The part of an RNA shown here (small-subunit ribosomal RNA, central domain) has 350 nucleotides and comes from a metagenome.
Rfam family: Bacterial small subunit ribosomal RNA.
The full RNA is in RNAcentral, with records from SILVA.
Context: one part of a larger RNA
RNA sequence: UUGGGCGUAAAGAGCUCGUAGGUGGCUGGUCGCGUCUGCCGUGAAAGCCCGCAGCUUAACUGCGGGUCUGCGGAGGAUACGGGCCGGCUAGAGGUAGGUAGGGGCAAGUGGAAUUCCUGGUGUAGCGGUGAAAUGCGCAGAUAUCAGGAGGUACACCGGUGGCGAAGGCGGCUUGCUGGGCCUUACCUGACGCUGAGGAGCGAAAGCGUGGGGAGCGAACAGGAUUAGAUACCCUGGUAUUCCACGCUGUAAACGUUGGGCGCUAGGUGUGGGGGUCUUCCACGAUCUCCGUGCCGGAGCUAACGCAUUAAGCGCCCCGCCUGGGGAGUACGGCCGCAAGGCUAAAACUC
Numbered sequence: 001u002u003g004g005g006c007g008u009a010a011a012g013a014g015c016u017c018g019u020a021g022g023u024g025g026c027u028g029g030u031c032g033c034g035u036c037u038g039c040c041g042u043g044a045a046a047g048c049c050c051g052c053a054g055c056u057u058a059a060c061u062g063c064g065g066g067u068c069u070g071c072g073g074a075g076g077a078u079a080c081g082g083g084c085c086g087g088c089u090a091g092a093g094g095u096a097g098g099u100a101g102g103g104g105c106a107a108g109u110g111g112a113a114u115u116c117c118u119g120g121u122g123u124a125g126c127g128g129u130g131a132a133a134u135g136c137g138c139a140g141a142u143a144u145c146a147g148g149a150g151g152u153a154c155a156c157c158g159g160u161g162g163c164g165a166a167g168g169c170g171g172c173u174u175g176c177u178g179g180g181c182c183u184u185a186c187c188u189g190a191c192g193c194u195g196a197g198g199a200g201c202g203a204a205a206g207c208g209u210g211g212g213g214a215g216c217g218a219a220c221a222g223g224a225u226u227a228g229a230u231a232c233c234c235u236g237g238u239a240u241u242c243c244a245c246g247c248u249g250u251a252a253a254c255g256u257u258g259g260g261c262g263c264u265a266g267g268u269g270u271g272g273g274g275g276u277c278u279u280c281c282a283c284g285a286u287c288u289c290c291g292u293g294c295c296g297g298a299g300c301u302a303a304c305g306c307a308u309u310a311a312g313c314g315c316c317c318c319g320c321c322u323g324g325g326g327a328g329u330a331c332g333g334c335c336g337c338a339a340g341g342c343u344a345a346a347a348c349u350c
Stems, first nucleotide, its partner, number of pairs: 004321003007304002012318001014201004021194003025088007033081002035077003039073004047067008091191001092188003096183004103177007110154001115149007125136002162169002206247006215241001220236004258317006266295012299306002323350003332343004
């Protein structure tokens, strides 16, 4: 290894691209490398296994046979795998025609609301709570009207609705730009799949430099509560949150479910496209492809549940797990400005 697993028990890398490698459609020919077959040589002896024999038996020893699963040689077979040559179009890609979308980037722009400032009206409170107080207010607050400033986020539409590989993406307009889906079956002709290393992307928080700062708000201060209250509640409030550039590289980065392909009952919503029927149109009926939900059969599952978006039945490739704690720690290495990240033990203990 034959012969285990990874939704929730330990276990799917956050995601993608892609190198090596692994693996790979239909068909003709050729080689005969793998593979198969009989033969020859070798595979020392001892050992081991079987049988027989010798010491009175056994151990021990002797003899015969087998084993020694291997390697080499020459001959044969060619289905399958492989190499080489050729053909094909069902995989994959392209052309053409449509189409939906908060996919990305940049510039511009709009209204509501909060806060602040100025002015008007106006007077004694406002605010806040379970109740209060801190706080704000006769230097005129709160309320209300008008004007102005500035920053942030985009109500309704809005939807188990859409788009994206994931992170994620939502006012409006314009420009640049990526991907998807459908129809056609015109072209290429296996160009495919996966992917150790590697590279890129990667929420929030955090870091560097410069800007910005309305609201919210770690830390902090005060007021309450309480036995205490380094909290929950209240009044303030710095960093942060926003922008540009650079870094960090983590997450309950979750569907806790890696990617690809094929196969295996149905029912019912919903988004995008196409066909047919009906039809003035809108609609409606039905078929079909792609996406996204719910329910459910076989099957699977320890159960829960999953169930054509599989956790069913198979194949290919990668990643990962191996009792709990120690520990995702120490040490070392690599990366980072730092915070820290990645890789990753042991003693000991239960």